Source information
The RNA shown here (Purine riboswitch aptamer) has 102 nucleotides and comes from Robertmurraya kyonggiensis. Taxonomically the source falls in Robertmurraya (Bacteria, Bacilli, Caryophanales, Bacillaceae). Its mean pLDDT, the model's own confidence on a scale to 100, is 78.
[in-house]
RNA sequence: ACAAUUACAUACAUGAACCUUCAUAUAUCCUCGGUAAUAUGGACCGAGAGUCUCUACCGGGUCACCUUAAACGACCUGACUAUGAAGGCAGGAUCAGUCUAU
Numbered sequence: 001a002c003a004a005u006u007a008c009a010u011a012c013a014u015g016a017a018c019c020u021u022c023a024u025a026u027a028u029c030c031u032c033g034g035u036a037a038u039a040u041g042g043a044c045c046g047a048g049a050g051u052c053u054c055u056a057c058c059g060g061g062u063c064a065c066c067u068u069a070a071a072c073g074a075c076c077u078g079a080c081u082a083u084g085a086a087g088g089c090a091g092g093a094u095c096a097g098u099c100u101a102u
Base pairs, nucleotide, nucleotide: 018088019087020086021085022084023083024082025081026056030048031047032046033045034044035043041066042065050057058078059077060076061075062074063073
């Protein structure tokens, strides 16, 4: 002098997991089959369809309606899942724990 490697400090960038808030998908929706209940009831099981989409397709509540029959209705509220984005900061006080000193 060059090259490689290692340690520390500072700054910047990036990644993984998790949480929150958004965006998109899906309307937590629709079409059927079978079974079941009957005003103290209105349920359960299965299939299909819907998403540039895996999964899910339900929980809670309110109000109607059905005069005992075989059929349920409206509305409110809550997500989960997939993908993407943003954020999860700074300072202070108090309490608790641990360590150290007296």
Rfam family: Purine riboswitch aptamer. Its family is annotated with purine nucleobase biosynthetic process in the Gene Ontology. Its Rfam clan is "Purine riboswitches". About the family: Riboswitches are metabolite binding domains within certain messenger RNAs that serve as precision sensors for their corresponding targets. The sequence was found by an Rfam model in a public genome assembly.